A computed fold for a 72-nucleotide RNA from an uncultured Verrucomicrobiales bacterium, annotated as transfer RNA.
Rfam family: tRNA. The family's RNA type in Rfam is transfer RNA.
Its mean pLDDT, the model's own confidence on a scale to 100, is 84.
């Protein structure tokens, strides 16, 4: 240098155009005589970034960026 993937909650991942979830973790509260453990609840996102395209974009399109792979 050329081609290809990911990029969404603190983590690890879902989401096939119609206001974005779940597991873990954190907190709260129930249950114990007290801890784990189980159960409930509630917290917590400018969907990487800029444009495009629509009536409406996490999701289509196209530039950059961070990270991984492959070829040279």
């Nucleotide at each position: 240098g050329c081609c290809g993937g990911u990029u969404u909650a603190g983590c690890u991942c879902a989401g096939u155009g119609g206001u974005a979830g779940a597991g873990c973790a954190c907190u709260c509260g129930a249950u114990u005589u007290g801890u784990a453990a189980u159960c409930g609840a509630a917290c917590g996102g400018u969907c990487g970034u800029c444009g495009g395209u629509u009536c409406a974009a996490u999701c289509c399109c196209g530039a950059c960026a961070a990270c991984c792979g492959g070829c040279u």